[in-house]
RNA sequence: GGGCCCGUAGUUCACUUGGUAGAACGCCUCAUUUGCAAUGAGGAGGUACGCGGUUCGAAUCCGCGCGGGUCCA
Numbered sequence: 001g002g003g004c005c006c007g008u009a010g011u012u013c014a015c016u017u018g019g020u021a022g023a024a025c026g027c028c029u030c031a032u033u034u035g036c037a038a039u040g041a042g043g044a045g046g047u048a049c050g051c052g053g054u055u056c057g058a059a060u061c062c063g064c065g066c067g068g069g070u071c072c073a
Stems, first nucleotide, its partner, number of pairs: 001072007010025004019056001027043005049065005
């Protein structure tokens, strides 16, 4: 330098053929306990890497960047 794959909550990841952004763990509060843990209930937390384009509507499709992985040179 070129090909391919990936980027969504603090972390690991779903979200399927474009139409309300979710789960688990973690975090906070309450109950239970002498206390901790475990368990149960509730809650907070994301303009979906950036900028454009297409569309009535984009996490999703297209282009260009940025970052990561992998292969080739």

Source information:
This is a predicted structure of a 73-nucleotide RNA (transfer RNA) from a Patescibacteria group bacterium. The coordinates come from a structure-prediction model, not an experiment, and the mean pLDDT is 80. RNAcentral holds the sequence, with entries from ENA.